[in-house]
RNA sequence: CCCGGGGCGUGGACGAUCGAUCCGUUUCGACGGGUAGGAAAGUCCGGGCUCCUGAGGGCAGGGUGGUUCCUAACGGGAACGCACUUCUUGUAAGAGAGGUGACGGAAAGUGGUACAGAGAUUCAAACCGCCGAUGGCCUGGGUUUCGGCCCGGGAUCAGGUAAGGGUGAAAAGGUGCGGUAAGAGCGCACCGGGCCAAUCGUGAGAAAGGCCGCAUGCUAAACCCCACCCGGAGAAAGACCGAAUAGAUGCGGGGUGCGGAUCUCCGCCGGGGCCGGCCCGGUCGAAGUCCGCCUAACGGCGGAGCCCCGCCGGGUAGGUCGUUCGAGCCGGUCGGUGACGGCCGGCCUAGAUAAAUGAUCGUCACCCGGAAACGGGAACAGAACCCGGCUUACGCGUCCCGGGCAAG
RNA sequence: GCCAGCAUAGCUUCAAUUGGCAGAGCACCGCAUUCGUAAUGCGGGGGUUGUGGGUUCGACUCCCACUGCUGGCU
Numbered sequence: 001c002c003c004g005g006g007g008c009g010u011g012g013a014c015g016a017u018c019g020a021u022c023c024g025u026u027u028c029g030a031c032g033g034g035u036a037g038g039a040a041a042g043u044c045c046g047g048g049c050u051c052c053u054g055a056g057g058g059c060a061g062g063g064u065g066g067u068u069c070c071u072a073a074c075g076g077g078a079a080c081g082c083a084c085u086u087c088u089u090g091u092a093a094g095a096g097a098g099g100u101g102a103c104g105g106a107a108a109g110u111g112g113u114a115c116a117g118a119g120a121u122u123c124a125a126a127c128c129g130c131c132g133a134u135g136g137c138c139u140g141g142g143u144u145u146c147g148g149c150c151c152g153g154g155a156u157c158a159g160g161u162a163a164g165g166g167u168g169a170a171a172a173g174g175u176g177c178g179g180u181a182a183g184a185g186c187g188c189a190c191c192g193g194g195c196c197a198a199u200c201g202u203g204a205g206a207a208a209g210g211c212c213g214c215a216u217g218c219u220a221a222a223c224c225c226c227a228c229c230c231g232g233a234g235a236a237a238g239a240c241c242g243a244a245u246a247g248a249u250g251c252g253g254g255g256u257g258c259g260g261a262u263c264u265c266c267g268c269c270g271g272g273g274c275c276g277g278c279c280c281g282g283u284c285g286a287a288g289u290c291c292g293c294c295u296a297a298c299g300g301c302g303g304a305g306c307c308c309c310g311c312c313g314g315g316u317a318g319g320u321c322g323u324u325c326g327a328g329c330c331g332g333u334c335g336g337u338g339a340c341g342g343c344c345g346g347c348c349u350a351g352a353u354a355a356a357u358g359a360u361c362g363u364c365a366c367c368c369g370g371a372a373a374c375g376g377g378a379a380c381a382g383a384a385c386c387c388g389g390c391u392u393a394c395g396c397g398u399c400c401c402g403g404g405c406a407a408g
Numbered sequence: 409g410c411c412a413g414c415a416u417a418g419c420u421u422c423a424a425u426u427g428g429c430a431g432a433g434c435a436c437c438g439c440a441u442u443c444g445u446a447a448u449g450c451g452g453g454g455g456u457u458g459u460g461g462g463u464u465c466g467a468c469u470c471c472c473a474c475u476g477c478u479g480g481c482u
Base pairs, nucleotide, nucleotide: 001404002403003402004401005400006399007398008397009396010395012364013363014362015361016360017359018358020035021034022033023032024031025030037380041391042390044389045388046387047386048385049234050233051232052231061230062229063228064227065226066080067079068078069077070076081103082101083100084099085098086097087096088095089094104225105224109223110222111219112218113217127165128164129161130160131159134158135157136156137154138153139152140151141150142149143148173191174190175189176188177187178186192214193212194211195210196209199206200205238321239320240319241318250311251310252309253308254307255306256305259266260265267283268282269281270280271279272278289304290303291302292301293300294299328347329346330345331344332343333342334341335340366377367376368375369374409481410480411479412478413477414476415475418434419433420432422431428465436452437451438450439449440448458474459473460472461471462470
């Protein structure tokens, strides 16, 4: 000098003009005041709040995982323990300062461990190599009382061997000495490991000492087991007010008898007819349908449907609340190693709803270039119910740690 | 605003399972065939599995963070 990580601080200041939004005052002209962040982000955790189920429990499912504590809660934080690791110092043992850790269980069970390799997991495995002690085979020599006996050689069969080579991510402690036919915790010393454990610590855990030559690997961010936690949905949650138009269902009243309260009868219109009588045809409505019972029938009663009028109630558009005073902020003090908590005093610090928090100019401050005048630069990013965290992005200053380069 | 899912060759809302050699179709290149082209046949190349970490002997696959895209909810 460059790169990376971490802690702390900061995230331009003032003024003018023109606006935006909210609150207050108002003589309705206006005036005064507030107005983004450390991450408002990602929506990854946790909680408040609201609704859903009459209440509770369980299964399934999901999450967390050293210990103790903090907290409303947490997968967050503090302190400590353990494992691994870096630097400094030291001959060493060790000491100091950091960093990382999804850090329960692999002798509860199941599964996986490809390829390669002789052998891949309940004292497995003999490919090369080594040996061939023991029992055979082939063979040389010596000796013999011809039954045999003794001394060898070959690496040929069986066999022994996990020290060496080779394969692999992984081959069942390491080094040395002894030992052996060759070897091997086979024996011993040191290192490593396992089991028990006085004692210390709230605990994780540490550990004097004793015992064991010491096979049981890795994988649970594989199924699973253990312990603990979690009901679901989310402000488009939810509460209240509530139209215009249309109008389901429900309630009440009336109608549902074809010109007229409608058998007869009476009326009106048209035609036949000279006119009337008379004859023939027509003349409604919002709806005019059906069923049951009584009656010989006419007719009556009841019900359903349909129509008209009125009413109750629900919903939509829209509006109001929820909504910003809250596990709040600042200062002091006390307790605690600390996270944090108690007490006292002070303060009010965005609240919009398609979304305001802005633009321009001037002065000063910061960085870069330049002798100066002057020119350029200033990151990441923007609330949307609120809060505690985590993670990610990022300019500058400062401190610490690690790596690289160059010089001394 | 809230929630869910996806990313594999130039293209394909294509494949790749108890984690163990990254493939297929189309496209591209070369050769053959043809007078020539297409079609057809044979052969071949092409991948940081979106990015960066972690777990593991080993990751497209499992876990975390980030980036981009798609879909749903009054």
Predicted 3D model of RNase P RNA and transfer RNA as a complex of 482 nucleotides.
It holds a member of the Rfam family "Bacterial RNase P class A". From the family's description: Ribonuclease P (RNase P) is a ubiquitous endoribonuclease, found in archaea, bacteria and eukarya as well as chloroplasts and mitochondria. It is annotated as a ribozyme.
Model confidence (mean pLDDT): 77 of 100.